The prediction has a mean pLDDT of 83. The RNA shown here (small-subunit ribosomal RNA) has 1497 nucleotides and comes from an uncultured prokaryote. It matches the Rfam family "Bacterial small subunit ribosomal RNA". The sequence is in RNAcentral, with records from ENA.
RNA sequence: GAGUUUGAUCCUGGCUCAGAUUGAACGCUGGCGGCAUGCCUAACACAUGCAAGUCGAACGGAAACGAUGGUAGCUUGCUACCAGGCGUCGAGUGGCGGACGGGGGAGUAACGCGUAGGAAUCUGCCUUGGAGGGGGGGACAACAUGGGGAAACUCAUGCUAAUACCGCAUACGCCCCCUGGGGAAGCGGGGGAUCUUCGGACCUCGCGCUCUAAGAUGAGCCUGCGUCGGAUUAGCUAGUUGGUGAGGUAAUGGCUCACCAAGGCGACGAUCCGUAGCUGGUCUGAGAGGACGACCAGCCACACUGGGACUGAGACACGGCCCAGACUCCUACGGGAGGCAGCAGUGGGGAAUAUUGGACAAUGGGGGCAACCCUGAUCCAGCAAUGCCGCGUGUGUGAAGAAGGCCUGCGGGUUGUAAAGCACUUUCAGCAGCGAGGAAAAGCCUAGGGUUAAUAUUCGAUGGGUCUUGACGUUAACUGCAGAAGAAGCCCCGGCUAACUUCCUGCCAGCAGCAGCCGUAAUACGCAGGGUGCAAGCGUUAAUCGGAAUUGCUGGGCGUAAAGCGCGCGUAGGCGGUUUGCUAAGCCAGGUGUGAAAGCCCCGGGCUUCCACCUGGGAACUGCAUUUGGGACGGGCAGGCUAUAGUACGGUAGAGUGUGGUAGAAUUUCCUGUGUAGCGGUGAAAUGCGUAGAUAUAGGAAGGAAUACCAGUGGCGAAGGCGGCCACCUGGACUGAUACUGACGCUGAGGUGCGAAAGCGUGGGGAGCGAACAGGAUUAGAUACCCUGGUAGUCCACGCCGUAAACGAUGAGCACUAGCUGUUUGGAAUUUAUUCUGAGUAGCGAAGUUAACGCAAUAAGUUGGCCGCCUGGGCAGUACGGCCGCAAGGUUAAAACUCAAAUGAAUUGACGGGGGGCCGCACAAGCGGUGGAGCAUGUGGUUUAAUUCGAUGCAACGCGAAGAACCUUACCUGGUCUUGACAUCCUGCGAACUUUCUAGAGAUAGAUUGGUGCCUUCGGGAACGCAGUGACAGGUGCUGCAUGGCUGUCGUCAGCUCGUGUCGUGAGAUGUUGGGUUAAGUCCCGUAACGAGCGCAACCCUUAUCCUUAGUUGCCAUCAUUUAGUUGGGUACUUUAAGGAGACUGCCGGUGUUAAACCGGAGGAAGGUGAGGACGACGUCAAGUCAUCAUGGCCCUUAUGGGUAGGGCAACACACGUGCUACAAUGGCCGGUACAAAGGGCAGCUAACUCGCGAGCUUAAGCGAAUCCCAUCAAAGCCGGUCGUAGUCCGGAUUGGAGUCUGCAACUCGACUCCAUGAAGUUGGAAUCGCUAGUAAUCGUGGAUCAGAAUGCCACGGUGAAUACGUUCCCGGGCCUUGUACACACCGCCCGUCACACCACGGGAGUAGAUUGCACCAGAAGUAGGUAGUUUAACCUUCGGGAUGACGCUUACCACGGUGUGGUUUAUGACUGGGGUGAAGUCGUAACAAGGUAACC
Repeated sequence: GAGUUUGAUCCUGGCUCAGAUUGAACGCUGGCGGCAUGCCUAACACAUGCAAGUCGAACGGAAACGAUGGUAGCUUGCUACCAGGCGUCGAGUGGCGGACGGGGGAGUAACGCGUAGGAAUCUGCCUUGGAGGGGGGGACAACAUGGGGAAACUCAUGCUAAUACCGCAUACGCCCCCUGGGGAAGCGGGGGAUCUUCGGACCUCGCGCUCUAAGAUGAGCCUGCGUCGGAUUAGCUAGUUGGUGAGGUAAUGGCUCACCAAGGCGACGAUCCGUAGCUGGUCUGAGAGGACGACCAGCCACACUGGGACUGAGACACGGCCCAGACUCCUACGGGAGGCAGCAGUGGGGAAUAUUGGACAAUGGGGGCAACCCUGAUCCAGCAAUGCCGCGUGUGUGAAGAAGGCCUGCGGGUUGUAAAGCACUUUCAGCAGCGAGGAAAAGCCUAGGGUUAAUAUUCGAUGGGUCUUGACGUUAACUGCAGAAGAAGCCCCGGCUAACUUCCUGCCAGCAGCAGCCGUAAUACGCAGGGUGCAAGCGUUAAUCGGAAUUGCUGGGCGUAAAGCGCGCGUAGGCGGUUUGCUAAGCCAGGUGUGAAAGCCCCGGGCUUCCACCUGGGAACUGCAUUUGGGACGGGCAGGCUAUAGUACGGUAGAGUGUGGUAGAAUUUCCUGUGUAGCGGUGAAAUGCGUAGAUAUAGGAAGGAAUACCAGUGGCGAAGGCGGCCACCUGGACUGAUACUGACGCUGAGGUGCGAAAGCGUGGGGAGCGAACAGGAUUAGAUACCCUGGUAGUCCACGCCGUAAACGAUGAGCACUAGCUGUUUGGAAUUUAUUCUGAGUAGCGAAGUUAACGCAAUAAGUUGGCCGCCUGGGCAGUACGGCCGCAAGGUUAAAACUCAAAUGAAUUGACGGGGGGCCGCACAAGCGGUGGAGCAUGUGGUUUAAUUCGAUGCAACGCGAAGAACCUUACCUGGUCUUGACAUCCUGCGAACUUUCUAGAGAUAGAUUGGUGCCUUCGGGAACGCAGUGACAGGUGCUGCAUGGCUGUCGUCAGCUCGUGUCGUGAGAUGUUGGGUUAAGUCCCGUAACGAGCGCAACCCUUAUCCUUAGUUGCCAUCAUUUAGUUGGGUACUUUAAGGAGACUGCCGGUGUUAAACCGGAGGAAGGUGAGGACGACGUCAAGUCAUCAUGGCCCUUAUGGGUAGGGCAACACACGUGCUACAAUGGCCGGUACAAAGGGCAGCUAACUCGCGAGCUUAAGCGAAUCCCAUCAAAGCCGGUCGUAGUCCGGAUUGGAGUCUGCAACUCGACUCCAUGAAGUUGGAAUCGCUAGUAAUCGUGGAUCAGAAUGCCACGGUGAAUACGUUCCCGGGCCUUGUACACACCGCCCGUCACACCACGGGAGUAGAUUGCACCAGAAGUAGGUAGUUUAACCUUCGGGAUGACGCUUACCACGGUGUGGUUUAUGACUGGGGUGAAGUCGUAACAAGGUAACC
């Protein structure tokens, strides 16, 4: 920096990613070189080999080998023997080394390490000085002999040497106050003189030795500071702390002991527990930090585990010793041996880490005079892409843009100059050759110098010469040869994050770092093509830092997101006014020492260049110590000041606290009186009380609790809290003027006190109220809400508890930073109603601040100081442990596991059994219906071979269907066809077409008749039919949740938006809200908005009035004519159909804001939208339709396609919707009689006439229609008659019979007519529908569909009402506002028990282990002390012995071990407890809206 909480936004906050890194591992792949690195796990166990020896110039010697000489045997070059005379040398004595080098990190939280210092020490070899080095003695190994033992090994006796051992002498430096004590060793080379026992003495040189003074190096000890986590570890300590004395040590010291004192450590974290080697440094990071401590380097500790000492300069000793233990091995069972955390290597463990290699050539170490020997230190090689760095896998050209692959819109695109082809090059690898450097020395010879009396030896960072020394190594480098030849993969491609398409799959298989993808069109799975990235590697996993300002020192927060202790007092601590002087621990500056090397950084150099790598120098190491200055600041000391703070004096307000008393009203109970039937209670009731007299009312009495009015965003108090009145005691605050003290202050971990309500204990008290409980209701239930009762409690005293949403969700205190308004209580002034000044308490508001809301002198603003608290949600304020409590419980306070969120504020919607306001046949007021009956029709259900399919709350149900007997038809059964009933293309044949017959249910099959057409360039062609072939046709098969189009609905509701501007961090807001008004976001006014668009309205059609034009098929007033507008005539009227006029709140009055508008009126055919229609904004419902049509994808292809016959869609215990007809007298029936509108008509409407009771038939004019017909026509109406309240002269279902019509055909299954039959039904429960005027109701008429078949649908006219007070309520809708945990939006969200599965955790009778405290037992080896049982070479001796030592015994200390009893911790445990998680389980509905009883603590 990004992703992820939301519909969207801004915060808070976690999770995740991109970077760098690694001693890594795993997967796929793998050409070369350089330089590095390589058991992180079992400090698990180890076979085998090697890793520490060397010195013969210390010694006695001679086992082995060699040379030489000799002897013997002989196979004439072999064997044996002799000669330590020679080179040498096993074993042994002795010296030095083995304490270094090498390893791993178990232990250790410590003077262990780091850093800086210190004093009371030692130091082999080494360096520089000084002194010495005389003279003696006795042994023990080896060896020999003998013995024991399986072995390891060992015993006895005897011989022997030394630079082994022991005295003596000498010494002054040494120690010591003194007496006193303490030392030595020789060996080798050379040699002139002298001496000689012929070994040498002697001299000299070198090495060695003794003492001593220093140095260097190394080591020991002490101190300051720094060095992980846990307080759910708070007290620890008896040698403990100190002193005196002694012992001990190289040395200080309780290091040890005796005595004395009672100290020492600890909140600045002792003790205990857990973890851990420390550092230079490494990784990361801008830095500060964080994490780590492989390789390299310094220190420490360790060496199978535990203990111990010996030797030594140095060890309590990795390849030494003793003991104990575990393990392994050998054994003759008696006893022995061993220690790879050295280098290789083995087993084991593990995700995982190499060769039983070469050499001492170099560097270094040990021994030696040296040569030299040893050296798994080291140098090299081997294995491993484990890492870093470098190189290569070719270069140029090459378009027919090849082939192939993939995609495609079928044209092409892409792979792609990529390949091929052509021309070049040869790094690396390969083969052959040549060939550095790592080598300096040492040895030998020699020149010169030192030493010496002298030669010589010898010595040295002097010189010359000579002779050699390479593991690596087939080295590096160089040269030659051949050929593009031998050399590219891995991950990824939805976003973060660079890179896209096809196919397959179909919530499957799978992916996934996070959010997430996959349920038939997946750029997210799998394959492929293409592309991106990195590259001999690439990914994954693990781990660290970063990003993370997500522990915040740099650099965070706490009103509401996590977070201010409920509130005081106060200890330690932290911080602290003003001024003067002194000081110098803090602070600042300079110097000095140190801060190892390596590493990081900079500048050079070396590997052929370059890099990694190596190397020289510098800088740095931010630190510590010391020293010299400074004196501002902070500290300290001393002295002043008065502004902080406090004291004294006067005054003021107050429900501040405690105790005692007292008052009235009210409730209740009791007594008495009056009085009578109810009271009480609720939404409505009931339980309850009451005729044994209640309620009500009057009087009296008792008792307890609380104090109306005053009373107030009034007062007081630190908070909790405090309210009648009076008295007493008492705390604090404020104010005024003067005086005093002189920083006395602020905060405050622990500590301590106070602390509502409830609760607990003891004793009182108890009127009212009232958990629990009981009863009555409510309810599906009601362990609740409501009602009637009612116990604890509420009250008092004393004692506990110690918590609350103890809230201003705001710690206390100081200073500063605009104003305005109210109020409580002081003070001052004046002009007397104002001003000024304090202390409180409230409301606005500026700057500022805040994520926003908001806060704003009472800060959440700006400062500095102090305390408390927070670090994702859940688990959980829970478990365990501690402390407190009588208990309830409180306080302190986790983890496992789980999720990718949880949260805050604000926004837009939606919703509310929230509020306001408005509208609608929404209610109300009315009229008529439905729901009951019969029938019609549709649906569900059922049935069926099939009862085709769709539509399903409003917005499906007389719907698609404006019309199923066949057809339709999609369904079922049977029987059939397969290029097909239909389209295009190809081939062949034939005109097309048609007649008749047979079989069959038909489709179909067979036979048969007639027919030769059109155009022509004469080849043929077009249409049509038949046959064949394959591409294909076909599908009312699926998906309306892949779609287009169309439609419904909210809703003819008044809304829905945009541009610019403004406001807001932003989502968004404003406009569109407000005041009026309207049918209307209609209009007006106001207004940070100004305008605009889609809607509203208007424009369109019909209708209502008039005018103009035109009069035929229309009309007829006047004139004529007639049965008849029939005809002449006319066009006035009606009417028709074209164009106009008219209505606009235009006029008047009133109301209103002067507006918009409303009310009333005039005129007018019509008045405030005149009436009706068409017209349906942005959008909602994944609404409906794949069966109107179109269409993606999928599916079928002798069938899910095409014909065909019959059946079905019409079934029928039932339920529902929509209708028709009725139930009658406002009526039925009979007779007479009047008046429409709008339509339709040639495969049609059909007049008139005849026939039939009738449906209708026959026949036949007219009319493609303002002419003719349907159509006599209307019907209700009117006039007259009859019926007389009944299942009827109502009603017509059902059924029987007879017919008519349509049609190929009325059986399933048509309509109509006539005769007969005459069912239910007497006005319809709960509930529910329509309608506001030419409307409802009622009456008839026509049309579409249609052969026929309407009670349906669409349209037409006739007659023609009632009612609307009004908006409380029901339903729906718009607007404003409010709440919200909803946004799939209340059909939302969501809680708890129970049931099931899984997971981790707590308790648990216990069980097992680890570790540790205390008490006791025991006591190996060893050291120290004691002892005289045994014994003892050197010295002394008076020869008896002594001194000394050894063994033994014993005492002290002590490891392992054992017993008992505690603590801590781990594992496990029948059962049990809650917790978490889990698409569709059960019960309820607690929360979110007033969540339906406001919620919460």